[in-house]
Formats: sequence, structure tokens, C1' cells
RNA sequence: GGGGUUGUAGCUCAGUUGGGAGAGCGCUACAUUCGCAUUGUAGAGGUCGCAGGUUCGAUCCCUGUCAGCUCCA
Repeated sequence: GGGGUUGUAGCUCAGUUGGGAGAGCGCUACAUUCGCAUUGUAGAGGUCGCAGGUUCGAUCCCUGUCAGCUCCA
């Protein structure tokens, strides 16, 4: 320098017709206990890497760009 791939909650990750943003763990509150743990219920937590484009509508399609991993030279 060129190719491929990944980027979504604090962490690990789902998300196929283009229309609802989600799960587990963690966190907070309450209940349960003499207390802790466990368990249950509820809740908070999001620039879907970033900037544009297409579209009535984009995490999803297109272009550029940044970062990680990887292959070739």
C1' cells in the first nucleotide's frame, strides 16, 4: 500500500421485508432474612463508531472516514 471482517446498554452479545431498539450478567429500589446470601418484582442505563446520501421512513441499503482483528505484498 491492497483485500476481508468487526463496531448496538458498564461487560458479553442478539437483532432478514427497511417501520417495536433488545437479552444475559452487572447496577439501583422494594419484598423475602435476626443479618448475609439466594430468590422474586420493578426501574435506571443507547449519538446502533463518525459524517454524508437514497427513502414517507435507515442499526439494516449506498459512499466516505476512524478504530480493532486478520490475510497478501
Molecule: transfer RNA
Organism: Myxococcales bacterium